A computed fold for an 86-nucleotide RNA from a Chloroflexota bacterium, annotated as c-di-GMP-I-GGC riboswitch aptamer. Lineage of the source: Bacteria > Bacillati > Chloroflexota.
This record gives sequence, C1' cells and structure tokens, in this order.
RNA sequence: CCUGAAAAAGGCAAACCCACUGCGAGGUGGGGACGCAAAGCUUGGGAUCUCGGCCUACCUGGCCUGAGAUAGCCCGGCUGCCAGAA
Repeated sequence: CCUGAAAAAGGCAAACCCACUGCGAGGUGGGGACGCAAAGCUUGGGAUCUCGGCCUACCUGGCCUGAGAUAGCCCGGCUGCCAGAA
C1' cells in the first nucleotide's frame, strides 16, 4: 500500500426524550444506542431539504450567476487508531 475475518485498546452516536437556539431546513448541550473502520475533517461536483425571489396561473408545476441546511445521501479531496485471517 491493501484488506477488515477473529481479537484487543479505545472512539463516534440514529430514532426518541429534555433544555437552549434558528423564520425554517436544522444546530448545540444532556440523557439514550440504531448503527459506523473513517459515523474524523472538508460543501469541490451531484442529490435532497429550507427560506426568499421570479415565471406560470393553480399545476402543490418550473426557474434562480439568491441565501442557507444535510459530511449518518453519493462521488471527490485531506488526515488517522488497531489488527494481518481470507
């Protein structure tokens, strides 16, 4: 480098509940564990979602060289613990 079967040391923490916070998607802290070998970091590309604007003129449609959210949606980039069975 590659791989993640067994093992060990540890790590993170979905839903839900409580508090705070944001117009909202959401975020932060506490409790809690569904899961995770990058569920560490990063919005570069895509996707989805929110707020706003525009078009259409009612279709819960379309668009934005508007502003945001999600890294536990996918791809890419950077970094990293343990182990070495197939």

Background:
The sequence was found by an Rfam model in a public genome assembly. Its mean pLDDT, the model's own confidence on a scale to 100, is 85.